The RNA shown here (Bacterial large signal recognition particle RNA) has 267 nucleotides and comes from a Candidatus Latescibacterota bacterium. It matches the Rfam family "Bacterial large signal recognition particle RNA". Gene Ontology terms of the family: signal recognition particle, plasma membrane targeting and SRP-dependent cotranslational protein targeting to membrane, signal sequence recognition. About the family: The signal recognition particle (SRP) is a universally conserved ribonucleoprotein involved in the co-translational targeting of proteins to membranes. The source organism's lineage runs through Bacteria, Pseudomonadati and Candidatus Latescibacterota. The prediction has a mean pLDDT of 76. The RNAcentral record of the sequence draws on ENA.
[in-house]
RNA sequence: UCGUGCUAGACGGGGAGAUAGCGGUGCCCUGGUUCCCGCAAUCCGCUACAGCGGGGUUUAAUUCCCGAGCUGAGGCCCAACCGCUGUGAAAACGACCCGGGGAAAGCGGCGUUGAAGAUCAGGUCCUGCGCAACGGGAAGCCGUUGAUCCCGUCAGGACCGGAAGGUAGCAGCGGUAGACGGAACUUGUCGUGUGCCGCAGGGCAACCUGGUUGGAGCUGGCUACCCUUGGAACGCUCAGGACGGGGGGUCGAAGGAGGGUGCACGA
Numbered sequence: 001u002c003g004u005g006c007u008a009g010a011c012g013g014g015g016a017g018a019u020a021g022c023g024g025u026g027c028c029c030u031g032g033u034u035c036c037c038g039c040a041a042u043c044c045g046c047u048a049c050a051g052c053g054g055g056g057u058u059u060a061a062u063u064c065c066c067g068a069g070c071u072g073a074g075g076c077c078c079a080a081c082c083g084c085u086g087u088g089a090a091a092a093c094g095a096c097c098c099g100g101g102g103a104a105a106g107c108g109g110c111g112u113u114g115a116a117g118a119u120c121a122g123g124u125c126c127u128g129c130g131c132a133a134c135g136g137g138a139a140g141c142c143g144u145u146g147a148u149c150c151c152g153u154c155a156g157g158a159c160c161g162g163a164a165g166g167u168a169g170c171a172g173c174g175g176u177a178g179a180c181g182g183a184a185c186u187u188g189u190c191g192u193g194u195g196c197c198g199c200a201g202g203g204c205a206a207c208c209u210g211g212u213u214g215g216a217g218c219u220g221g222c223u224a225c226c227c228u229u230g231g232a233a234c235g236c237u238c239a240g241g242a243c244g245g246g247g248g249g250u251c252g253a254a255g256g257a258g259g260g261u262g263c264a265c266g267a
Base pairs, nucleotide, nucleotide: 001267002266003265004264005263006262009058010057011056012030013029014028015027020047021046022045023044024043035055036054037053038052039051064260065259066258070255071254074251075250076249077248078247081245082244083243085241087239088238089237093235094234096231097230099228100227101226102225105223106222107221108219109218110217117213118212119211120210121209122208123207124206125202126201127200128199129198130197131195132194133192134191135190136189138187139186140185141182142181143180144179145178150175151174152173153172158167159166160165
């Protein structure tokens, strides 16, 4: 080195979970052709050589073993990372909205046809009186109205009288007190949240108007600025959530340069 026979080994592995731990059944991942039967989640079998029992195939190698601070599917753990999204709370801060105050930088408005200021007068205000207006009573005015208990005149009729004549008096007519109603007027009275009204007196802080003086400011509408009440909740803050991405750790299928591994007999 070759041949024959045999043996160790191999005939899948891993993650989470579970367990004191290991392996299995179930779930998931990976690889690919790679055996069979029985057992088993209030579980089965074991104990660091950590599934057990029975049967089968194959063979010392492309097949067994190791394997680089190598590549790497996938799982698990961590969080105080980033983005995005919706929920709840809050209201300090930034932005926003409605107001209040200030100041007067810019724009605007008023102002030499005269600003601010000063001063005088008047008005707005108060009191009294007057006038007017309006309203309520009253009287006057107009109309209606009386079987009787109102007036006048009283036909007829009645009564007295011898008569002349007289008396009372119903209806009617006229009038009237009262009552009721009207009013466009007049007079008087009372009242007034009345008045571009008049007179007198007062007041005069403020505002308005005008005169005089004065000789350049006044104003604050808009923007910006300062302070501030309130609103709202976009940003911000806090809490916890969904989704996506990235980070750290851990296990790791599979791949993999390369390396390692028998016994007997014969030639």
A source record names the gene ffs.